[in-house]
Context: one part of a larger RNA
Molecule: small-subunit ribosomal RNA, central domain
Organism: uncultured Rhodobacteraceae bacterium
């Protein structure tokens, strides 16, 4: 390379948008590039194959065949792909009227609770733990009560509830602001669909400036436990957790499951929409989500099963036996951590 795969065996970029490419409704003509069919011409010999033959045999040779799967010229065909022209609405988009939602940014506000100053009552003890010390505290602590400051998180509501591509998103209320759904269309006429490179987002920790620090709390100290205890417990406690603004770009970034379209039984839950009946809060129907079971199918089994791991299409990423190694060297990125891209010996 064929081939075969990709939820758990090796394998789905962490997610999107998009450039080349690749592939793309429905019908009508036209042309005839691809495409098939026919004809010449070329495809040197040697080699491969076949039938034969010669060297005692083979290897080797020698004689005919047949092939040399191509390539050009040229005559035709005209389903299918392509080109060019033209129509279509079922894909896609567009308008109008509704609708839900922790979607995103910015500002601006609440109360609960911690800790801490201030005062008052009040007196010896409080903390912690298996039990205990280390700490606190008569210079009045724990415990109450009232002012006060400051930080960072929103209890219940809450839910296999919601949005969002993904990571994520939760008190409230204003601004701006992005998708999304459902109802009705006499609009535009494939405008689509993945996507190499590119660009963008992108949890946590981590960096860099400057700003905050209430609680927690890597790292440290200090008390236990222990043979020992660089832990696990306790009592402190700095970075950081927060805010801007810039880096970084990884995660069990998980549905471990790539994006899209079409098809292929059903029950029951729930969310948002819409229709129709009536017994006005229920029944039935429909599209759109998020689940639970479960037939066909399917899978090595587990289990998937209209939200597919079933049946197929198109695109695109990866994998090819363990260890060496996701390491070394070299490239690119980065302020640095370090990311990314990626072997080999050797060995089993």
């Nucleotide at each position: 390379c064929u081939g075969g795969g990709c939820g758990u065996a090796a394998a789905g970029c962490g997610c999107a948008c998009g450039u080349a490419g690749g592939c793309g409704g429905a019908u009508u003509u036209g042309u005839c590039a691809g495409u098939c069919a026919g004809a010449g011409g070329u495809g040197a010999a040697a080699u491969c194959c076949c039938a034969g033959g010669g060297c005692u045999c083979a290897a080797c040779c020698c004689u005919g065949g047949a092939a040399c799967u191509g390539c050009c010229u040229u005559u035709g065909a005209u389903a299918c792909u392509g080109c060019a022209a033209g129509u279509c609405u079922a894909g896609a988009g567009g308008u109008c009227g509704a609708g839900a939602g922790a979607g995103g940014u910015g500002a601006g506000u609440g109360g609960a609770a911690u800790u801490c100053c201030g005062a008052g009552u009040g007196u010896a003890g409080a903390g912690g733990u298996g039990a205990a010390a280390u700490u606190c505290g008569u210079a009045g602590a724990u415990a109450u009560u009232c002012g006060g400051a400051g930080g960072a998180a929103c209890a219940c509501c809450a839910g296999u509830g919601g949005c969002g591509a993904a990571g994520g998103c939760g008190g409230c209320u204003c601004a701006c602001u992005g998708g999304c759904u459902c109802g009705a269309u006499a609009c535009u006429g494939a405008c689509g669909c993945u996507g190499a490179g590119g660009u963008g987002c992108g949890a946590a920790a981590g960096c860099g400036u400057g700003g905050g620090g209430a609680g927690c709390a890597a790292a440290c100290a200090g008390g236990a436990u222990u043979a020992g205890a660089u832990a696990c417990c306790c009592u402190g406690g700095u970075a950081g957790u927060c805010c801007a603004c810039g880096c970084c770009g990884u995660a069990a970034a998980c549905g471990a499951u790539g994006a899209g379209a079409g098809c292929u039984a059903g029950u029951c839950g729930u969310c948002g929409g819409g229709c129709a009946g009536c017994a006005u809060g229920c029944u039935g129907u429909u599209c759109g989500g998020u689940g639970a079971c479960g037939c066909a199918g399917u899978u090595a089994a587990c289990g998937c099963a209209u939200u597919a791991a079933g049946c197929u299409c198109u695109c695109c990423g990866c994998c090819u036996g363990g260890g060496g190694a996701g390491u070394a060297c070299g490239g690119u990125c980065g302020c640095a951590a370090g990311a990314u891209u990626a072997a080999a010996a050797c060995u089993c």